Predicted 3D model of a 74-nucleotide RNA (transfer RNA) from a Pseudomonadota bacterium. The prediction has a mean pLDDT of 80. Its Rfam family is "tRNA". Rfam links the family to the GO term triplet codon-amino acid adaptor activity.
RNA sequence: GUGCCCAUAGCUCAAUUGGAUAGAGCAAUAGAUUGCGGGUCUAUAGGCUGGAGGUUCAAAUCCUCCUGGGCAUA
Repeated sequence: GUGCCCAUAGCUCAAUUGGAUAGAGCAAUAGAUUGCGGGUCUAUAGGCUGGAGGUUCAAAUCCUCCUGGGCAUA
């Protein structure tokens, strides 16, 4: 250089292949329990889905370009 794959919460991942307010576990915070802590239980907060355009009534999802990461190739 060329081809392919990936990017969603602090971390690890879903989202039934375009359709109602994007969810779960861990972590965090608060409360209950406990002599204190840990553990357990309950609740809360945390996302413009890497960036920019396009298609569509409707995009995390489809298309193009860019950025970052991974694999293959000489």